[in-house]
RNA sequence: AGAGCAGUUCAAGUAACCGCUGUGAACCUGAAGCGAAGGUUUAUAGAGGAAAGUCCGGGCUCCAUAGGGCGGGAUGCCGGGUAACGCCCGGUCGGCGCGAGCCGAAGGAUAGCGCCACAGAAAAUAUACGGCCUUUGGUUUGUUUUUAAGGUAACGGUGAAAAGGUAGGGUAAGAGCCUACCGGACGCGGUGUAAAUCGCGCGCAUGGCAAGCCCCAUCCGGAGCAAGAUCGAAUAGAGGGGAACGAGGCUGCCCGCUGACCCCCGGGUCGAUCGCUUGAGGAGCGCCGUAAGGCGUUUCCCAGAUAAAUGGUUACUCACGACAGAACCCGGCUUAUGAGCUGCUCAUUUU
Numbered sequence: 001a002g003a004g005c006a007g008u009u010c011a012a013g014u015a016a017c018c019g020c021u022g023u024g025a026a027c028c029u030g031a032a033g034c035g036a037a038g039g040u041u042u043a044u045a046g047a048g049g050a051a052a053g054u055c056c057g058g059g060c061u062c063c064a065u066a067g068g069g070c071g072g073g074a075u076g077c078c079g080g081g082u083a084a085c086g087c088c089c090g091g092u093c094g095g096c097g098c099g100a101g102c103c104g105a106a107g108g109a110u111a112g113c114g115c116c117a118c119a120g121a122a123a124a125u126a127u128a129c130g131g132c133c134u135u136u137g138g139u140u141u142g143u144u145u146u147u148a149a150g151g152u153a154a155c156g157g158u159g160a161a162a163a164g165g166u167a168g169g170g171u172a173a174g175a176g177c178c179u180a181c182c183g184g185a186c187g188c189g190g191u192g193u194a195a196a197u198c199g200c201g202c203g204c205a206u207g208g209c210a211a212g213c214c215c216c217a218u219c220c221g222g223a224g225c226a227a228g229a230u231c232g233a234a235u236a237g238a239g240g241g242g243a244a245c246g247a248g249g250c251u252g253c254c255c256g257c258u259g260a261c262c263c264c265c266g267g268g269u270c271g272a273u274c275g276c277u278u279g280a281g282g283a284g285c286g287c288c289g290u291a292a293g294g295c296g297u298u299u300c301c302c303a304g305a306u307a308a309a310u311g312g313u314u315a316c317u318c319a320c321g322a323c324a325g326a327a328c329c330c331g332g333c334u335u336a337u338g339a340g341c342u343g344c345u346c347a348u349u350u351u
Stems, first nucleotide, its partner, number of pairs: 002346009012317007020046010048323001052334002055332005060224004067255004072220005077091005092106001093104004107215002112213002114209003129156002131152005137146002164182006183204001184202001186201006228274004237265001239264004248258002281300008318321001
């Protein structure tokens, strides 16, 4: 110098002026005082690491403080973390990579059902196509060939997959029939919280698919800040339909509970306040934990708009600036994206 892996940080900076949104204070409209509202001055704060996608999880709100059953959905190695998760941390097993490392739709096929194209004898109750071997009969001097009965699954061929594999012994030919090594369900023992792993035994003890139905375990009531609450303004229906024989009350159905309005069409209004940002919050220190994280303590307050605020001008500097703009709030995941730093790996060359 090259190719990569993992982690982490920042998000152009400084100053002045003019604006915008919130908040505090003072003053004015306002002339007795107070308040609302508006205005002026001044002080102060003002987007992100993803504010995004809205894909998961929770808080919060309302509905029976949320009930029973069926159905449905999600997750799926083990342990831990958490408010919770499909997230995170640690471990196991498997796969990929020379490696640093990365990836995992990783429960159950002995609960049951189903399926396994083509080829092949056979795709799971082994009724074995060719072949090999034995016996018997025929033929023949004999070899050969052939009939019948039986043995076999080593050899051939098919397939994604063929009832353990390889080698030796053994046999009429063969075969876990026997032995060694490899593989293996199960049993026992050791280690481990566990997933699992190691050792011994066992001659092998019933192929694959659960991304087919299904089974098992755990979790899940519904709707969402346009939730929901309050005040004000406006208001024209002799409109249509349904309803105590139960409207409506949010769940796909049933039960149960509740109990008077509900739906459609037409018209009017379409303002304000709360919810709204102090929160599973940030930072520092100490302790516990491999870690995710937890506990304690000190300290800080850090947008809250509603047509919706971050912009403009000037000066200086540089590496000349990517993706991108809060809308109830958090924890994640994913996607978009610029620059820097740290640690590590591989290969080549030089010293």
Notes
This is a predicted structure of a 351-nucleotide RNA (Bacterial RNase P class A). Of the family's consensus pairs, 96% are formed in the model. Its mean pLDDT, the model's own confidence on a scale to 100, is 76.